[in-house]
RNA sequence: GCGCUCGUAGCUCAACGGAUAGAGUAACAGUUUGCGGAACUGUCGAUACAGGUUCGAUUCCUGUCGGGCGCA
Numbered sequence: 001g002c003g004c005u006c007g008u009a010g011c012u013c014a015a016c017g018g019a020u021a022g023a024g025u026a027a028c029a030g031u032u033u034g035c036g037g038a039a040c041u042g043u044c045g046a047u048a049c050a051g052g053u054u055c056g057a058u059u060c061c062u063g064u065c066g067g068g069c070g071c072a
Base pairs, nucleotide, nucleotide: 001071002070003069004068005067006066007065010025011024012023013022018055027043028042029041030040031039048064049063050062051061052060
């Protein structure tokens, strides 16, 4: 340099183009406990960036950025 692939919550992952983007775990608060842990309940928190297509984009297309793999 070229090709392929990935980028969603602090972390690990979901989500036919269509309802308020969900789950586990972590964090915080509460219940419980003699205290802590465990358990239960709740809260917080995310679509890499910029455009395009579409009535509607996490999803499709283009470019940029970043990670991985391969070729040279």
The RNA shown here (transfer RNA) has 72 nucleotides and comes from a Candidatus Woesebacteria bacterium. The sequence is in RNAcentral, with records from ENA. The prediction has a mean pLDDT of 81.